Two RNAs folded together computationally: RNase P RNA and transfer RNA, 436 nucleotides in total. Model confidence (mean pLDDT): 79 of 100.

RNA sequence: GCGGAUGGCUGGAUGGCCGCGUGGGGGCUUUGUCCCGCGAGGAAAGUCCGGACUCCACGAGGCAACGGUGCCGGGUAAUGCCCGGCCGGGGAAACCCGAGGGAAAGCGCCACAGAGAACAGACCGCUUCAGUCCACUGAAGCAAGGGUGAAACGGUGGAGUAAGAGCCCACCGCGGACUUGGCAACAAGGACGGCACGGCAAGCCCCACCGGAAGCAAUGCCAAAUAGGGGGCCCAUCAUGGGCAGCUUCGGCUCGGGCCCCGGGUUGGCAGCUUGACCCUGCUCGGCAACGACAGGGCCAGAUGAAUGGUCAUCGCCCCGAAAGGGGUACAGAAUCCGGCUUACAGGCCAUCCGCAUAC
RNA sequence: AGGCCAGUAGCUCAAUUGGCAGAGCAGCGGAUUCCAAAUCCGCAGGUUGGGGGUUCGAUUCCCUCCUGGCCUGCCA
Numbered sequence: 001g002c003g004g005a006u007g008g009c010u011g012g013a014u015g016g017c018c019g020c021g022u023g024g025g026g027g028c029u030u031u032g033u034c035c036c037g038c039g040a041g042g043a044a045a046g047u048c049c050g051g052a053c054u055c056c057a058c059g060a061g062g063c064a065a066c067g068g069u070g071c072c073g074g075g076u077a078a079u080g081c082c083c084g085g086c087c088g089g090g091g092a093a094a095c096c097c098g099a100g101g102g103a104a105a106g107c108g109c110c111a112c113a114g115a116g117a118a119c120a121g122a123c124c125g126c127u128u129c130a131g132u133c134c135a136c137u138g139a140a141g142c143a144a145g146g147g148u149g150a151a152a153c154g155g156u157g158g159a160g161u162a163a164g165a166g167c168c169c170a171c172c173g174c175g176g177a178c179u180u181g182g183c184a185a186c187a188a189g190g191a192c193g194g195c196a197c198g199g200c201a202a203g204c205c206c207c208a209c210c211g212g213a214a215g216c217a218a219u220g221c222c223a224a225a226u227a228g229g230g231g232g233c234c235c236a237u238c239a240u241g242g243g244c245a246g247c248u249u250c251g252g253c254u255c256g257g258g259c260c261c262c263g264g265g266u267u268g269g270c271a272g273c274u275u276g277a278c279c280c281u282g283c284u285c286g287g288c289a290a291c292g293a294c295a296g297g298g299c300c301a302g303a304u305g306a307a308u309g310g311u312c313a314u315c316g317c318c319c320c321g322a323a324a325g326g327g328g329u330a331c332a333g334a335a336u337c338c339g340g341c342u343u344a345c346a347g348g349c350c351a352u353c354c355g356c357a358u359a360c
Numbered sequence: 361a362g363g364c365c366a367g368u369a370g371c372u373c374a375a376u377u378g379g380c381a382g383a384g385c386a387g388c389g390g391a392u393u394c395c396a397a398a399u400c401c402g403c404a405g406g407u408u409g410g411g412g413g414u415u416c417g418a419u420u421c422c423c424u425c426c427u428g429g430c431c432u433g434c435c436a
Base pairs, nucleotide, nucleotide: 001356002355003354004353005352006351007350008349009348010347012315013314014313015312016311017310018309020039021038022037023036024035025034026033041331045342046341048340049339050338051337052336053215054214056212058251059250060249061248062247063246066211067210068209069208070207071085072084073083074082075081086100087098088097089096090095101206102205106204107203108200109199110198123146124145125142126141127140128139129138130137131136154172155171156170157169158168173195174193175192178189179188180187181186219271220270221269222268229262230261231260232259233258234257235256241255242254243253244252264435265434278298279297280296281295282294284293285292286291316329317328318327319326320325361432362431363430364429365428366427367426370385371384372383373382379416387403388402389401390400391399409425410424411423412422413421
């Protein structure tokens, strides 16, 4: 210098004029004005996960159903997130990807092709015997080679044989156990077994673990209005019973409960609401890291027919142009609040690492 | 905020234990007709909304994104 990998930051600046929302204060007695402060994001988005909070469900235990998660260890309020590791796959490497438990519990599926697709099988072929017209036919043995397929019931080599075959042997693979290392996933090792056991669980299923349900239009209060109206259905109907959870055990409560439709009214205000698992700084401490601890500092939107804007000037950046000048400046915008994931995003910057080439 | 459904040829819809993506209408060509319509014969037309994954193989199973549609909510 070129090509590549990973992680992170930023994503316009300053000033004038006009305007909007909100917190505090003043003047003043009236709804307006004056002063000071603050006023979108890394994703505010999708609403895909996990929580906080609030209300509802009678309490405790068990079972079933439904939904989710799925190598191991750690982090965290929690997670399906993050960090570290293991195994498998890709790459020359940096590095990247993996829904990564169980297929010897059971059921199911494996199209077409092919002889045969899961209780294996014999089309071509190989070998022996018999017939023998040397084309071939029949009987028996075999599964090495060919062919089909995504997949053919261990692989390579040798010994052996009529030809062959885990029939036998060596190595590799596989299996259950043992030893060593590791918290563990797992790895390494020597011996043994004998070829028995194909794939799919993002098919049903089995195993382990997690989950009560709903959502700020939650929920509480105030105010206003109306007809506290009408109809239908189901269970129970006074106790050895029913209801409070799909079933069940124990305890407790209760004597009526539940669902749907039609009709009527309102379309207001306040709280919840933003000080919080908060943000910033640290040559601090623990940890490989995620993260945690400690110290100091800070207050950083709270709207609701929903503010956060418009315009002008100068500068920055990019494009066009010889110049004058002209054009452009990403994705997008809070709605109870947090932690993640995913998706969108013009341009700019930083750090670390890998490969190649060149120079010293 | 919560819940549910759909996306397949130009249009309307099919496609089941995952196994060659089809039908009707429309279109094009031919026959018939003096010319057309109707009718008959033939033909073409597909990113199964986009991307990724599981699998030998995906319209179908799983994840994610996009587009469209529907339902529920206050008081008595």

Rfam match: Bacterial RNase P class A. Gene Ontology terms of the family: tRNA processing, dimeric ribonuclease P complex and ribonuclease P activity.